[in-house]
Molecule: FMN riboswitch aptamer (RFN element)
Organism: Methylomonas fluvii
RNA sequence: GCUUGUACUCAGGGCGGGGCGGAAUUCCCCACCGGCGGUAUCUCGGGUUUCUCCCGGGGAGCCCGCGAGCGCCGCAAUCUCUGUUGUUGAGAAUGCGGGUCAGCAGAUCUGGUGAGACGCCAGAGCCGACGGUUAUAGUCCGGAUGAAAGAGAACGGCG
Numbered sequence: 001g002c003u004u005g006u007a008c009u010c011a012g013g014g015c016g017g018g019g020c021g022g023a024a025u026u027c028c029c030c031a032c033c034g035g036c037g038g039u040a041u042c043u044c045g046g047g048u049u050u051c052u053c054c055c056g057g058g059g060a061g062c063c064c065g066c067g068a069g070c071g072c073c074g075c076a077a078u079c080u081c082u083g084u085u086g087u088u089g090a091g092a093a094u095g096c097g098g099g100u101c102a103g104c105a106g107a108u109c110u111g112g113u114g115a116g117a118c119g120c121c122a123g124a125g126c127c128g129a130c131g132g133u134u135a136u137a138g139u140c141c142g143g144a145u146g147a148a149a150g151a152g153a154a155c156g157g158c159g
Stems, first nucleotide, its partner, number of pairs: 001158002004156003008152003016030004031139002033128002035066004042058006061126002069104002071101001072098005078092004108124005130142003
């Protein structure tokens, strides 16, 4: 240096005030929060041949991707219904697997600067799985002491 193997560690934040009400952290008004990788005209540190150049760190919820979750598909055993001479068809919840598959997987504009910005500056907007609930949830409870994008560091392998 490659990124090949093994085991390990880590890997999500947020309802505070008021209103109506029998009841709402769920509605209404004001508030609050922002996973992982990439990108970089911003920023911090260092270097320097002084070029606005090089190296390193940080830097987007709504730009490009990814993840969990729902859905979908496959398999398994179970149960229910149905049919037959003959285990044939349908459905349910559970477990395991696939991983974008038919699907959901969200959401940004205006002005400014500039050679260049959906990223900087200013302003105004917008978004947020599933199940539960005395009343509709990004913020409460639950699956979850789970899973995982990925990050770190260790040992081995190859050159």